Transfer RNA from Boldia erythrosiphon, 73 nucleotides, folded computationally. Its Rfam family is "tRNA". From the family's description: Transfer RNA (tRNA) molecules are approximately 80 nucleotides in length. It is annotated as a transfer RNA. The sequence is in RNAcentral, with records from ENA. Its mean pLDDT, the model's own confidence on a scale to 100, is 83.

């Protein structure tokens, strides 16, 4: 300076042709239990890094930009 990847809930991640966004873990209620743990069932929690654009409609697709990892100079 150049090319490839990745940025989605407090954590680790999914989200194959574009159609209002998941799962596990944590935490919180119930049931159970003498009590706890476990296990079940429910519950809150994210305007998808950030800014335009294309579109009826964008986490998805384009352009920039900030971070983070590899490679090459």
């Nucleotide at each position: 300076g150049g090319g490839c990847g990745g940025u989605u809930a407090g954590c680790u991640c999914a989200g194959u042709u574009g159609g209002u966004a998941g799962a596990g873990c944590c935490u919180c209620u119930g049931u159970c239990u003498u009590a706890c743990a476990a296990a079940c069932a429910g519950g809150c929690g994210g305007u998808c890094a950030c800014u335009g654009g294309u579109u009826c409609g964008a986490g998805u697709c384009c352009a920039g930009u900030a971070c983070c990892g590899c490679c090459c100079a």